[in-house]
Molecule: SAM riboswitch aptamer (S box leader)
Organism: uncultured Nocardioides sp.
RNA sequence: CUCAUCGAGAGGGGCAGAGGGACACGGCCCGCUGAAGCCCCGGCAACCCGCCACCGCAUCUCCACCGGUGCACGUCACCACCCGCGGUGCCAACGGUGCUAAUUCCGUCCCGCGCCGAGAGCCGGCCCCCGGGGAAGAUGAG
Numbered sequence: 001c002u003c004a005u006c007g008a009g010a011g012g013g014g015c016a017g018a019g020g021g022a023c024a025c026g027g028c029c030c031g032c033u034g035a036a037g038c039c040c041c042g043g044c045a046a047c048c049c050g051c052c053a054c055c056g057c058a059u060c061u062c063c064a065c066c067g068g069u070g071c072a073c074g075u076c077a078c079c080a081c082c083c084g085c086g087g088u089g090c091c092a093a094c095g096g097u098g099c100u101a102a103u104u105c106c107g108u109c110c111c112g113c114g115c116c117g118a119g120a121g122c123c124g125g126c127c128c129c130c131g132g133g134g135a136a137g138a139u140g141a142g
Base pairs, nucleotide, nucleotide: 001142002141003140004139005138006137011041012040013039014038015037019030020029021028024108025107026106027105042100043099044098047096048095050091052089053088054087055086056085057084067079068078069077070076071074104136109133110132111131112130114126115125116124117123
């Protein structure tokens, strides 16, 4: 830098001793019934790796066995399968990571399908509620 995911899920112990929830601001929470950090043991999940099935693509030498077809009936020829790449689904949880309060705790920027205006349309305004997108971030794979 690119892609995917981020409303689900999963905690005990020891050391430590005042902070923590990424950053800034605001809010709201967690924390001396013990925060951050470090260590141990569990757990969750299923991104990578693995199993199986199916589909697609590619290939023509890698194809033992099995299956199909042929007749010159050979342990022959051809096809299919296999091998390779990709996709989908299922399973598993040994390994590589990750995670284990609250939606990524919420908001910040934009939009309307939201709200307000006498308010159906047009128009204008707003972010309290709702929805969508963005930004930033996290994790994985490349």